[in-house]
RNA sequence: GGGGCUAUGGCGAAGUUGGUAUCGCGUUUGAAUGGCAUUCAAAAGGCCGCCGGUUCGAACCCGGCUAGCUCCA
Numbered sequence: 001g002g003g004g005c006u007a008u009g010g011c012g013a014a015g016u017u018g019g020u021a022u023c024g025c026g027u028u029u030g031a032a033u034g035g036c037a038u039u040c041a042a043a044a045g046g047c048c049g050c051c052g053g054u055u056c057g058a059a060c061c062c063g064g065c066u067a068g069c070u071c072c073a
Base pairs, nucleotide, nucleotide: 001072002071003070004069005068006067007066010025011024012023013022019056027043028042029041030040031039032038049065050064051063052062053061
């Protein structure tokens, strides 16, 4: 220098044919209990790495950039 893959709540992941993002763990609150453990219920928390484009509408399609992993030289 060139190619490929990845980037989504605090952590790990899912997300179909483009239609207002889901699950597990964790956190907080409440209830049961002698109990800080355990069980049950509820809630908070992300606009999807960044910028731009297409579209009525983008996590998803297109271009550029950044970071990580990897292959080639």